[in-house]
Molecule: transfer RNA
Organism: Gemmatimonadota bacterium
C1' cells in the first nucleotide's frame, strides 16, 4: 500500500427485516441472619428536579429516514489476512 472485522452505561456479552438500548457481573436497598457470606427481591447510563416528570446517550461528526447501535459518507484507535522495502 491491498482486503476485511471490531468499538454498546464501571465492567464483559446482546440487540432479527431499522421501530426508539437487553442480560451477566460489580454497586445501591431491603429480606432472611445474633452478625456476615450465600441466598431472594427491588433498583441501577448520565443530567435537572421535593416529586411526578423532563432532557440526553451506542467511538468523534455528518447525512438518509416519521424513526438509525443497525444503513451512507468522513475521522479517530484497535485487530486480523495479503502485499512491498529493509
Nucleotide at each position: 500500500g491491498g482486503a476485511g472485522g471490531c468499538g454498546u452505561a464501571g465492567u464483559c456479552u446482546a440487540a432479527c427485516u431499522g421501530g426508539u438500548a437487553a442480560g451477566g457481573c460489580a454497586c445501591c436497598g431491603c429480606a432472611c441472619u445474633c452478625g456476615a457470606a450465600a441466598u431472594g427481591c427491588g433498583g441501577c447510563g448520565g443530567g435537572c428536579g421535593c416529586a411526578a416528570g423532563c432532557c440526553u446517550u451506542u467511538g468523534g461528526g455528518g447525512g438518509u429516514u416519521c424513526g438509525a447501535g443497525u444503513c451512507c459518507c468522513u475521522c479517530c484507535g484497535c485487530c486480523u489476512c495479503c502485499g512491498c522495502c529493509a